[in-house]
RNA sequence: GACAAAGGCAAACCUCGGGUGACCGAGGGGCGCAAAACCACGGGACCUGCAUCGCCAGGUCAGCCGGGUUGCCGAA
Numbered sequence: 001g002a003c004a005a006a007g008g009c010a011a012a013c014c015u016c017g018g019g020u021g022a023c024c025g026a027g028g029g030g031c032g033c034a035a036a037a038c039c040a041c042g043g044g045a046c047c048u049g050c051a052u053c054g055c056c057a058g059g060u061c062a063g064c065c066g067g068g069u070u071g072c073c074g075a076a
Stems, first nucleotide, its partner, number of pairs: 001073001008033002013028006031063001037069003041066003044061006050054001
């Protein structure tokens, strides 16, 4: 980042499995994505717990934003 090309990822939803849950894995699917690859570091959202109800503790989300790391193709 070009109405180019190659290759890639895969939302909702469905099936099966896991988890108290947020949600996750596999298959189907394809809304979208140039980092929709990786990292919970800052913010945020969500879940669970509690003689304490605080964002306090433990979690989930990288396809919410910022930051860090790595990286395919490629004209003018």
A computed fold for a 76-nucleotide RNA from a soil metagenome, annotated as c-di-GMP-I riboswitch aptamer. The RNAcentral record of the sequence draws on MGnify. Model confidence (mean pLDDT): 86 of 100. Rfam family: c-di-GMP-I riboswitch aptamer. Rfam describes the family as follows. GEMM was predicted in a large-scale screen for bacterial structured RNA regulatory elements.